[in-house]
Molecule: transfer RNA
Organism: Candidatus Nomurabacteria bacterium
This record gives sequence, C1' cells and structure tokens, in this order.
RNA sequence: UCCGACGUAGCUCAGCGGUAGAGCAGUUGACUGUUAAUCAAUUGGUCGCAGGUUCGAAUCCUGCCGUCGGAG
Repeated sequence: UCCGACGUAGCUCAGCGGUAGAGCAGUUGACUGUUAAUCAAUUGGUCGCAGGUUCGAAUCCUGCCGUCGGAG
C1' cells in the first nucleotide's frame, strides 16, 4: 500500500428497510434465622463518525476512524 471480516446496553451477542432486543451484570421487591440460590418487576442505547439513497436506515451506498486476519 491492497483485500476481507467486525464495530449495537457495563460484558457476550441477536436484529439484514417500518417504534432497538436477549442472556449475564446493576437496582428494587418477595422468599430465608443470615448469606447464597430462586421468583417478580425495573434502570440503562447519539446502533463507531460524517455524508448520500428512501416516505422511512442499526440494516442499502460512499468516505473516514478503530480492532482482527490475509497479500505484498
């Protein structure tokens, strides 16, 4: 320098055009002699950044940034 994959909640990830979700973690409550476990409820997101397409973009297109892998 070139090619590819990935970037979404604190963490691991799903979602592939139509109001952003799960598990774990956190908070509150129930239960218990206490803790743990279990059960219920609940908080938390500029979807890496900037443009474009579209009535509508996490999703499609372009550029950039970052991580990983490959080629030279």